[in-house]
Context: one part of a larger RNA
Formats: sequence, C1' cells, structure tokens
RNA sequence: CUGGGCGUAAAGCGUACGUAGGUGGUUGGAUAAGUUAGAUGUGAAAACCCUUGGCUUAACCUAGGAAUUGCAUUUAAUACUGUCGAGCUAGAGUGUGGUAGAGGGAAGUGGAAUUCCAGGUGUAGCGGUGAAAUGCGUAGAUAUCUGGAGGAACACCAGUGGCGAAGGCGGCUUCCUGGACUAACACUGACACUGAGGUACGAAAGCGUGGGGAGCAAACAGGAUUAGAUACCCUGGUAGUCCACGCUGUAAACGAUGAGAACUAGACGUUGGGGGGGUAACCCUUUAGUGUCGUAGCUAACGCGUUAAGUUCUCCGCCUGGGGAGUACGGCCGCAAGGUUAAAACUC
Repeated sequence: CUGGGCGUAAAGCGUACGUAGGUGGUUGGAUAAGUUAGAUGUGAAAACCCUUGGCUUAACCUAGGAAUUGCAUUUAAUACUGUCGAGCUAGAGUGUGGUAGAGGGAAGUGGAAUUCCAGGUGUAGCGGUGAAAUGCGUAGAUAUCUGGAGGAACACCAGUGGCGAAGGCGGCUUCCUGGACUAACACUGACACUGAGGUACGAAAGCGUGGGGAGCAAACAGGAUUAGAUACCCUGGUAGUCCACGCUGUAAACGAUGAGAACUAGACGUUGGGGGGGUAACCCUUUAGUGUCGUAGCUAACGCGUUAAGUUCUCCGCCUGGGGAGUACGGCCGCAAGGUUAAAACUC
C1' cells in the first nucleotide's frame, strides 16, 4: 500500500453554508466516449514454460510452439455508465390557508430579594462555626417600619416539555426577523446529496478601549484547623462576572455516535398538527418531533435496537503499539495569552 476500522479499546472536524471534485430519480430517441466481441498490425532477440534434436548424461547448446494478459487501427453489439436532445413527477423547491415555540436582534417596562443611604421605634449584643476566632456594634449595630438609590438575575408556571446547525435560549410588552410542522390543491421539472480548500457562527475563561459595579468572587489579607495547611471552614476582598464595540477560536464544544437516502417486529408515554367516530369522557387512524422497554440482527462485552451501534448505497473527516508529544523546529493566525498545522532522536 492493499486491507481493517472510528459509542466506551487509536480514530467523527465544535457546528453550519458552500467552491472544485465525487455521486445522482424515471421514460423514449440519438450517439458510440467508457464497456463487450471479432479481425489485422505490432508487442526485438535471448530468458521462463511445452515438445524435439546435439555433446556418453547433466549443466549447456539447438529447432518449433506457446506466452508476451499491452498498444494502435478497423468492423460490429448497445444492456449499463457517459454525452446530446425530448418528456415525466415519486426527489428537491415555490405559491395559498393555518399551527406551536425560552429561535435571533432592538427598544421599553414589572415585582420579589440582596446591598447601601436617610429617617422612626428600640437596646446590647449581632454574625459565624464541628467548636471558635478574625469581623460588625453604645459614634446605637442586629431586629423592625417608612422612604430612596443602584446593579444583576427572573421564584411559581416548569415538564427525559419546547425552539435552534451547533454554541445555546426562560419575567412581561412592542417592533424587526430566521426556521420548522401541517392541510388540500396549483406550479417548476432533477433544479439533488456530499463537500478538499474557503467562509460564517462558536460556552466559559482571557485580552483591548470606554462605561457600570448590587450580589458573588480567582488573586490577596486576616481568623481557625493542622505536625505543617501556600487548602478544605469562617470574616473581608480586587480583577472578573454586567453593557457597547473589537479580538481570541478553544471545552468531557458529549449522544464521547459525520451528513444524506432506502429497507427491516412491536408495546407503552409525551409535544405540535391533520382525518374519522362519539352528547361528553374518550376511542380509532395518520404524520413531524421527543423518551422508556424490546423482536430480528449486530456487538469483545457493556449495550444498540425505525431517533440503530441492524441491512445497504453516496460523499467527506479521521485512526494504524505505549512513552517522547499534541511537544520541538518552521509556516500561518493573534495585541498578548496562546491557537493551528506537526515531526524526529531516544526508549519500552
């Protein structure tokens, strides 16, 4: 390399869009490039193989054949693939009417709670822990009532519920906006799938500039604990957490399971639609999700099982003993932190 693999053993890019490329529904027709068959030419000789012959045999030499699986030209075939052209509607999409939704962006707004400030009542404690202490408090705290300020998050509803490509999304209202599902028709007529490069999005932390800062809280300080305690516990507390704009581009970015398509027992929930029956409760049925169990089958086992890890097809990514190492060097990207691409010596 062929091959064999990728849920947990090494291995699915974090996710999508999409260029090249690869692959591609159905029915006629044309063509004959691929494909198939024949013919001709060529495929040096020697060697190999088969059958002879010559040295006493053998090695060796020698004659003929076969082979040289290829290439070119030509004749024919037309099932499949390609190409050209004409159709079709089952894939894909558009239109019309509906439905559900924390999908996204912007603006506004609400109540509870914490903290702080002002005032009232009130007096000696409060707070904290396993127990304490640091801390706060007679300059009047904690508690309680009234008023105010400010920031952040949205109890109940709430649900293996919903939406989104993933990251993720949850008070309420308005505006702008993406997608999905569904019913019956109409329309386009293969317009499709995947996708190297590429582009966009991408939690948290972090970075830059300017704001903001209630609570929480790396670092830090103090009190405890302890043999020690650079921790766990407690009292404080700064970056940060929040907003705007820009960067970073990584996560156990997980279903540790790439995308698309077809086929292959069921049972029981649940969400959004449709149809039928029933006064109703509810029942039957059909779809698109989301769960539990389970047949065949698969699997090393665990388990998976129409949401496959079953049976197949198309395309992409990735793996090839452990360590060295996701490191060094170089390239590219970044303000930096670092990211990405990615070895070898050596060693077992």
Predicted 3D model of a 348-nucleotide part of an RNA (small-subunit ribosomal RNA, central domain) from a metagenome. The prediction has a mean pLDDT of 89. RNAcentral holds the full RNA, with entries from SILVA. Rfam family: Bacterial small subunit ribosomal RNA.